[in-house]
Context: one part of a larger RNA
C1' cells in the first nucleotide's frame, strides 16, 4: 500500500465559520469528456510467463505461443456521471404571524450573609479539636442592639428543567445583539453537505499594565499529630480569586461517541409550540412538530452495553489509529513577554 478500525482495547481535532477540493434533489432537450461496444494500426529485440527443443542434467541457449499501455485513431450507443440550455419545488434560504429561554454585551439597581469601623448594654471568657495547643480577650473580647463602610456571591424559586457551536450561562430592571421552535405555503429556485490549509471563539491556572481587595486561600509562619510529617487537622496569611485592556490556547475541553442526509417495533416521563375532540369556560383526552430523559424490539457488540438523541441499516466529506517503554520527549521549525504551546523522531530495550 491493500485491508481493518476509532464509546471502554491504539484511534473523533475543544468548538464552530469558511477557502481550495470532494460529494450532491426532480424532470426535459442537446453534447459526447468519462463510460460501453466494434474496427484498425501500434506497443523493437532481449528479459519475465506457458509449451517444445539443444548442450550427458542444470545453469545457459534456441524456437513457438499467450500476454504486456484505464494507450492512439475511426465508427457506433446514449442508461449513468460530466458539460451546455431552458424548467420544477420536496432540499436550502426568505417573508408573515406567534412562542419559550441562566444565549451574549453594556448600564443601573436590591436584599440576606461574612468582615471591618463607630456607639450602647455587659463581664470573663471566646475560639478551635478526636483531644489539645498556637490564636483572640480586663487596653473590655465573645454575646447582644443601633448606625456606617467595603468587596464578592446571588438562598428559596431550582427541576434527568431551559439556553448556547463548544467553552459555558442563574437576584432584579432597561437598552443593544445572536440563535432556535411552531403555524401559513406568499417569494427565490438546488442557492446544498463537508471542509486540507486559513482565520475566529475557547474553563481553570498563569503572564503584562492599571485599579480593587470583604470572604476564601497556593506559597509562607506558627500549633498539633507522628518514628519522621516539607501532609491530612487547627490558628494566621501573601500572590491569586474581582474589574478594565492585552497575552496565553491548554483540560477526564467527556456522551471518553466528528459533521450531514435518509430509513428502521413500541412504551413511559418532561420542556416549548400547533391542530382536533369536548366544554359555558379552564382542564381531561387524541394527533402532530421540535428539544430533553428513562425502559425496551429487531439489529449491532469481545463483552459491558447501544437501541429514532444508535454504538442499527446505508451514502457523502473531514480528522485520527497501526505492539509496550523510550516519548508527546530530543533535534529542527514555528508561535509566546515568560511559563510553555503546536509539529514530531531515532538509537536502545521488552
Nucleotide at each position: 500500500c491493500u485491508g481493518g478500525g476509532c464509546g471502554u482495547a491504539a484511534a473523533g481535532c475543544g468548538c464552530a465559520c469558511g477557502u481550495a477540493g470532494g460529494c450532491g434533489g426532480c424532470a426535459u432537450g442537446g453534447u459526447a469528456a468519462g463510460u460501453u461496444g466494434c474496427a484498425u494500426g501500434u506497443a523493437a529485440a532481449a528479459g519475465g510467463c506457458g509449451g517444445c527443443a539443444g548442450c550427458u542434467c542444470a545453469a545457459c541457449u534456441g524456437c513457438c505461443g499467450a500476454g504486456u499501455g484505464u494507450g492512439g485513431u475511426g465508427c457506433a450507443a446514449g442508461a449513468c456521471u460530466g458539460c451546455c440550455a431552458g424548467g420544477c419545488u420536496u432540499g436550502a434560504g426568505g417573508c408573515a404571524a406567534g412562542u419559550a429561554a441562566a444565549a451574549g454585551a453594556a448600564u443601573g439597581u436590591g436584599g440576606a450573609a461574612c468582615u471591618c469601623c463607630g456607639a450602647g448594654u455587659g463581664u470573663a471568657g471566646c475560639g478551635g479539636u478526636g483531644g489539645a495547643a498556637u490564636g483572640c480577650g480586663u487596653a473590655g473580647a465573645g454575646a447582644u442592639u443601633c448606625g456606617g463602610a467595603a468587596g464578592a456571591a446571588c438562598a428559596c424559586c431550582c427541576a434527568u428543567g431551559g439556553c448556547g457551536a463548544a467553552g459555558g450561562c442563574a437576584g432584579c430592571a432597561u437598552u443593544c445583539u445572536g440563535g432556535a421552535c411552531u403555524u401559513g405555503a406568499c417569494c427565490u429556485g438546488a442557492c446544498g453537505c463537508u471542509g486540507a490549509g486559513g482565520a475566529g471563539c475557547g474553563a481553570a491556572a498563569g503572564c503584562c499594565a492599571g485599579g480593587g481587595g470583604a470572604g476564601c486561600a497556593a506559597a509562607c509562619g506558627g500549633g498539633a499529630u507522628u518514628a519522621g510529617a516539607u501532609a491530612c487537622c487547627c490558628c494566621g496569611g501573601u500572590a491569586g480569586u474581582c474589574c478594565u485592556g492585552g497575552c496565553u490556547g491548554u483540560a477526564a475541553a467527556c456522551g471518553a461517541u466528528g459533521g450531514g442526509u435518509a430509513c428502521u417495533a413500541g412504551g413511559u416521563g418532561u420542556a416549548g409550540g400547533a391542530g382536533g375532540u369536548a366544554u359555558c369556560g379552564a382542564c381531561c383526552c387524541c394527533u402532530u412538530c421540535u428539544g430533553u430523559g428513562c425502559c425496551g424490539a429487531a439489529g449491532c457488540u469481545a463483552a459491558c452495553g447501544c437501541a429514532a438523541u444508535a454504538a442499527g441499516u446505508a451514502c457523502c466529506c473531514c480528522g485520527c489509529c497501526u505492539g509496550g517503554g523510550g516519548a508527546g520527549u530530543a533535534c529542527g521549525g514555528u508561535c509566546g513577554c515568560a511559563a510553555g504551546g503546536c509539529u514530531a523522531a531515532a538509537a536502545c530495550u521488552c
Molecule: small-subunit ribosomal RNA, central domain
Organism: Acidobacteriota bacterium